[in-house]
RNA sequence: AGGGGUAUAGCUCAGUUGGUAGAGCAGCGGAUUCCAAAUCCGCAGGUCCAGAGUUCAAGUCCCUGUGCCCCUG
Numbered sequence: 001a002g003g004g005g006u007a008u009a010g011c012u013c014a015g016u017u018g019g020u021a022g023a024g025c026a027g028c029g030g031a032u033u034c035c036a037a038a039u040c041c042g043c044a045g046g047u048c049c050a051g052a053g054u055u056c057a058a059g060u061c062c063c064u065g066u067g068c069c070c071c072u073g
Stems, first nucleotide, its partner, number of pairs: 001072007010025004019056001027043005049065003053061001
């Protein structure tokens, strides 16, 4: 330099044909326990990497950039 993948909650990851974003773990509150752990119930937590475009509507489609990983030279 060229090509490919990836970026979503604190972490690991889902997200269908474009239709107002979810799980597990972690956190907080409660139940249980002599106290804890484990278990169970509930709650909170998001500008979906950034910018621009298409669309009535974008995490999803198009374009550019950035970080990380891989391949070729």